[in-house]
Context: one part of a larger RNA
RNA sequence: UUGGGUGUAAAGGGUGAGUAGGCGGGCUGACAAGUCAGAUGUGAAAUGUUCAGGCUUAACCUGAGAACUGCAUUUGAAACUGCCAGUCUUGAGAGUCGGAGGGGUAAUCGGAAUUCCCGGUGUAGCGGUGAAAUGCGUAGAGAUCGGGAGGAACACCAGUGGCGAAGGCGGAUUACUGGACGACAACUGACGCUGAAACACGAAAGCGUGGGGAGCAAACAGGAUUAGAUACCCUGGUAGUCCACGCCGUAAACGAUGAAUGCUAGGUGUAGGCAAGAAAUUGUCUGUGCCGGAGUAAACACAAUAAGCAUUCCACCUGGGGAGUACGGCCGCAAGGUUGAAACUC
Numbered sequence: 001u002u003g004g005g006u007g008u009a010a011a012g013g014g015u016g017a018g019u020a021g022g023c024g025g026g027c028u029g030a031c032a033a034g035u036c037a038g039a040u041g042u043g044a045a046a047u048g049u050u051c052a053g054g055c056u057u058a059a060c061c062u063g064a065g066a067a068c069u070g071c072a073u074u075u076g077a078a079a080c081u082g083c084c085a086g087u088c089u090u091g092a093g094a095g096u097c098g099g100a101g102g103g104g105u106a107a108u109c110g111g112a113a114u115u116c117c118c119g120g121u122g123u124a125g126c127g128g129u130g131a132a133a134u135g136c137g138u139a140g141a142g143a144u145c146g147g148g149a150g151g152a153a154c155a156c157c158a159g160u161g162g163c164g165a166a167g168g169c170g171g172a173u174u175a176c177u178g179g180a181c182g183a184c185a186a187c188u189g190a191c192g193c194u195g196a197a198a199c200a201c202g203a204a205a206g207c208g209u210g211g212g213g214a215g216c217a218a219a220c221a222g223g224a225u226u227a228g229a230u231a232c233c234c235u236g237g238u239a240g241u242c243c244a245c246g247c248c249g250u251a252a253a254c255g256a257u258g259a260a261u262g263c264u265a266g267g268u269g270u271a272g273g274c275a276a277g278a279a280a281u282u283g284u285c286u287g288u289g290c291c292g293g294a295g296u297a298a299a300c301a302c303a304a305u306a307a308g309c310a311u312u313c314c315a316c317c318u319g320g321g322g323a324g325u326a327c328g329g330c331c332g333c334a335a336g337g338u339u340g341a342a343a344c345u346c
Stems, first nucleotide, its partner, number of pairs: 003318004007300002012314001014201003021194003025088005031082001033081002035077008049065006091191001092188002095184004103177007110154001115149007125136002162169002206247006215241002220236004258313006266291011295302002319346003328339004
């Protein structure tokens, strides 16, 4: 490389919009680049190959043939691909109406709870654990009542429920704003799918500058435990967690399952619509779950939300270790990220 693969054995990019490229619906006509058929020319000789012959045989040598799967020219074919012209509506999009939603951004507001401060009542304990101790408390703690400050998070509702491309999103109200879904069908007419590079987004932790700091809490200190205990348990506690702006660009970024389209038994929940019906309910579309048949699979299992049957495009894998390391490049303030070997060894 071919081939075979990528849920769990090696292997799906963290996610999107999208450039180049690749691929692309029905019908009609034209062309003839690909394609197919014929003819002509060429495809040197030697080698190789088939047959025949010459050295006693063979190696070796000689003759003849086929072949040289190619290229060029030319004559045709028109199913498929292509290209041009026309046309269609089912793919795609637009339109009108409608309901659902923790989708996003910003501002404002609310109550419960923790902590702290002030005041009242009140007296000897509180706290913590397996048991303790460190710690707090007669300078009045803990408990309880009233007032105040401040920060963070939003109980119940809450649901294999909803929304989002993914990360993710949950108190309430307002403003701005993205997407999906359903019904109708009188619009456009293939406008589509995928997508290298580049671009954008991207949890937590971490970094920079300036704020903020209630609770929690790496580091750190002390008390225990223990043979030891740089831990698990306890008392404290700083970065951080929060906000604004700017970086970082990684995760078991997981459904460990790329995107798109079509097809392939059923059963039963649930969310949002629509239709029929007086209702019960039934049908249908889009999601989201469970069970299950064929089929698939090494098994586990998957099974219309496929890991089934097919097609298109992208990404990735090719024994373990060395190693996601070294070197170099690019990116970053740094931490580091990305790309990514070899020797050697089993």